[in-house]
RNAcentral holds the full RNA, with entries from ENA and SILVA. A computed fold for a 348-nucleotide part of an RNA from an uncultured bacterium, annotated as small-subunit ribosomal RNA, central domain.
Context: one part of a larger RNA
RNA sequence: CUGGGUGUAAAGGGAGCGUAGGCGGGGUCUCAAGUCGAAUGUUAAAUCUACCGGCUCAACUGGUAGCUGCGUUCGAAACUGGGGCUCUUGAGCGAAGUAGAGGCAGGCGGAAUUCCUAGUGUAGCGGUGAAAUGCGUAGAUAUUAGGAGGAACACCAGUGGCGAAGGCGGCCUGCUGGGCUUUUACUGACGCUGAGGCUCGAAAGCGUGGGGAGCAAAAAGGAUUAGAUUCCCUGGUAGUUCACCCCGUAAACGAAGAUUACUAGGUGGGGGGGGACUGACCCCUCCCGUGCCGGAGUUAACACAAUAAGUAAUCCCCCUGGGGAGUACGACCGCAAGGUUGAAACUC
Numbered sequence: 001c002u003g004g005g006u007g008u009a010a011a012g013g014g015a016g017c018g019u020a021g022g023c024g025g026g027g028u029c030u031c032a033a034g035u036c037g038a039a040u041g042u043u044a045a046a047u048c049u050a051c052c053g054g055c056u057c058a059a060c061u062g063g064u065a066g067c068u069g070c071g072u073u074c075g076a077a078a079c080u081g082g083g084g085c086u087c088u089u090g091a092g093c094g095a096a097g098u099a100g101a102g103g104c105a106g107g108c109g110g111a112a113u114u115c116c117u118a119g120u121g122u123a124g125c126g127g128u129g130a131a132a133u134g135c136g137u138a139g140a141u142a143u144u145a146g147g148a149g150g151a152a153c154a155c156c157a158g159u160g161g162c163g164a165a166g167g168c169g170g171c172c173u174g175c176u177g178g179g180c181u182u183u184u185a186c187u188g189a190c191g192c193u194g195a196g197g198c199u200c201g202a203a204a205g206c207g208u209g210g211g212g213a214g215c216a217a218a219a220a221g222g223a224u225u226a227g228a229u230u231c232c233c234u235g236g237u238a239g240u241u242c243a244c245c246c247c248g249u250a251a252a253c254g255a256a257g258a259u260u261a262c263u264a265g266g267u268g269g270g271g272g273g274g275g276a277c278u279g280a281c282c283c284c285u286c287c288c289g290u291g292c293c294g295g296a297g298u299u300a301a302c303a304c305a306a307u308a309a310g311u312a313a314u315c316c317c318c319c320u321g322g323g324g325a326g327u328a329c330g331a332c333c334g335c336a337a338g339g340u341u342g343a344a345a346c347u348c
Base pairs, nucleotide, nucleotide: 004319005318007302008301012316014200015199016198017197021193022192023191025087026086027085028084029083030082031081033080034079035076036075037074038073039072040071041070042069048066049065050064051063052062090190091187092186094183095182096181097180098179102176103175104174105173106172107171108170109153114148115147116146117145118144119143120142124135125134161168162167205246207244208243209242210241214240215239220234221233222232257315258314259313260312261311262310265293266292267291268290269288270287271286272285273284274283275282297304298303321348322347323346330341331340332339333338
């Protein structure tokens, strides 16, 4: 240097955008850097390899040729590469439509919980396996009316939809991103991937200032128990909520990187287009990482199976026995909590 892997055994970066780099569609002309051929120079001697000779062989010694490289010259032009021209199928753009909890901001709504006020009303309520703590004659629970406030949006609701991922669900308005279909008028390879880098990134947590109904870490009480720093119960503070800023991690999971092409079927779901019929219905077609089953093939097996873990190609991250350890040290980031990078001794 080559060779093996990454759903579950070690191993896919949480996700996107994108720099360098790597790789890259059809035709034609040209150059000749890579590539290939020929000639020539050099490749000291010894060694080495092949052959020959020689002491019976051997070691050894002598001879001849070679020694994959490099330089120069001449030539070839299929492939890679450079340049010119050109093409439209990759990619993009225009127009007309279309579905959607995609994002941000503002406004509005009803049900429910809690609290307050007033009425009715009387001795219990609540809670549990059973209880007790707790609340209640200072009138609770229950019930009726009125009011306050915060948070979440029942049914619809669906292996339904949208988003790169995290994620997104009452209704209305405004602003805004992406997808898909039809149409081909336009550009003419403008593409794919992407070390660094930048941005986004659940929950918890942090900072400042609001808000605080319900729930509820911590701390408390009551039970349970041999004990009970738990599970159960009663209350309850941070937090959960809003604005701005930080943190940058998750079983961030499909434990499955991205892109492209190809490879039997069956049956559903969602969104478009076309045709016939026009009455639901029928036929054709495109898209969706939207489900299930299943063949070849793959796989250690489980299983995957056009949404591949099949057959191929390009690019990137990562893995190399268990523990020590995602620790120590250093560096960078952070207000902190901590994060990222990331060993060794020793031991089995």